[in-house]
């Protein structure tokens, strides 16, 4: 210098307007039970702070942490 940071984990979010998926977790149902399947649900200060905007996960600045390139 470049990239990344969004749910417990892995990630999406389409050049600004609903925060989401899979797995996991909880409850219930099916099954003699486990596993499995189905239905419903919980779970998020979008790394932190500031700015722009009617409105920011998304744009701008700074900071923190991680990966990587060059010297």
């Nucleotide at each position: 210098g470049g990239c990344c940071a969004u749910a417990g984990c892995u990630c999406a979010g389409c050049u600004g307007g609903g925060a989401g998926a899979g797995c996991g977790c909880u409850a219930c149902g099916c099954u003699g039970g486990c596993a499995g399947c189905g239905u419903a649900g919980a779970g998020g200060u979008c790394a932190g702070g500031g700015g722009u905007u009617c409105g920011a996960g998304c744009c701008c600045c700074c900071u923190u942490g991680g990966c990587u390139c060059c010297a």
Predicted 3D model of a 71-nucleotide RNA (transfer RNA) from Bacillus subtilis. NCBI's taxonomy places the organism under Bacteria, Bacillati, Bacillota, Caryophanales, Bacillus. Rfam family: tRNA. Rfam describes the family as follows. Transfer RNA (tRNA) molecules are approximately 80 nucleotides in length.